This is a predicted structure of a 75-nucleotide RNA (transfer RNA) from an uncultured Fidelibacterota bacterium. Rfam family: tRNA. Gene Ontology term of the family: triplet codon-amino acid adaptor activity. Rfam's curators write: Transfer RNA (tRNA) molecules are approximately 80 nucleotides in length. It is annotated as a transfer RNA. Its mean pLDDT, the model's own confidence on a scale to 100, is 81.
């Protein structure tokens, strides 16, 4: 240097045009318990980045950026 997936909560995964982004583990608070643990209720928390098409983008399309694959150069 081409190509091709992938980027979403602290970690793992859904929403795949539709109005409020959902859950599962950690976090925080409370209750239980003589203390932890374990269980119970409640809370905060996310759409890489920068444009674009739409009445309306997490989604689709450009570019950059990041990570992981293939491929070619290795005079």
């Nucleotide at each position: 240097g081409c190509c091709c997936u992938u980027g979403u909560a602290g970690u793992u995964c859904a929403a795949u045009g539709g109005a409020u982004a959902g859950a599962a583990u950690a976090g925080g608070u409370c209750c239980c318990u003589c203390c932890u643990a374990a269980g119970g209720a409640u809370u905060a928390g996310a759409u890489g980045u920068a444009g674009g098409u739409u009445c309306g983008a997490u989604u689709c399309c450009u570019a950059c950026c990041a990570a992981g694959g293939g491929c070619a150069c290795c005079a």